[in-house]
Molecule: Glycine riboswitch aptamer
Organism: Bradyrhizobium sp. S69
RNA sequence: GAGCGUCACGUCGGGAGAGACCGGCUUCAGUGCCGGCGCCGAAGGAGCAACCGCCCCGGAAACUCUCAGGCAAAUGGACCGCGUGACGUUG
Numbered sequence: 001g002a003g004c005g006u007c008a009c010g011u012c013g014g015g016a017g018a019g020a021c022c023g024g025c026u027u028c029a030g031u032g033c034c035g036g037c038g039c040c041g042a043a044g045g046a047g048c049a050a051c052c053g054c055c056c057c058g059g060a061a062a063c064u065c066u067c068a069g070g071c072a073a074a075u076g077g078a079c080c081g082c083g084u085g086a087c088g089u090u091g
Stems, first nucleotide, its partner, number of pairs: 002090009012081003019037001021036005038071003044067001045065003051059003
């Protein structure tokens, strides 16, 4: 100096699914509020588990649940890429 891995960050790029639902009040106006039913899973959360470990116990999913969140656009969005920093590792 480079490669690989992990973590964090970023005015960065990509990023799915599901009613622009119905009713009431309100408003210049999907403006705001409330209620109702139907849906989605990729924020978060929870559960089981292959598997893993230091094997008492613990860790653990994109599976499951739908508490939360979401169902035009916007926002958000697991994950992937890129960049930066730190640590570790190889040489």